[in-house]
Description:
Predicted 3D model of a 59-nucleotide RNA (Fluoride riboswitch aptamer (crcB RNA motif)) from a Tepidanaerobacteraceae bacterium. Its mean pLDDT, the model's own confidence on a scale to 100, is 75. Of the family's consensus pairs, 100% are formed in the model. It was read from a public genome assembly, where an Rfam model found it. Lineage of the source: Bacteria > Bacillota > Clostridia > Thermosediminibacterales > Tepidanaerobacteraceae.
RNA sequence: AAUAAUGCAAGCGAUGGAGCUCGCUUUAGUGCCGCAGGGCUAAUAGCUCCUACCAAAAC
Numbered sequence: 001a002a003u004a005a006u007g008c009a010a011g012c013g014a015u016g017g018a019g020c021u022c023g024c025u026u027u028a029g030u031g032c033c034g035c036a037g038g039g040c041u042a043a044u045a046g047c048u049c050c051u052a053c054c055a056a057a058a059c
Base pairs, nucleotide, nucleotide: 010025011024012023013022016050017049018048019047020046021045031040032039033038
């Protein structure tokens, strides 16, 4: 340094943060459309809250 096994934990899941749940394991889910130039949606894998952005209504 590499490989394998085991244990403990940790990490990952198209744009931010936290909690819980789910799946996965470092090659850890690759967003979609278009030949290309480029265009579109989305802050979640799912739920809740906060922040940013967009739309509408009220004061």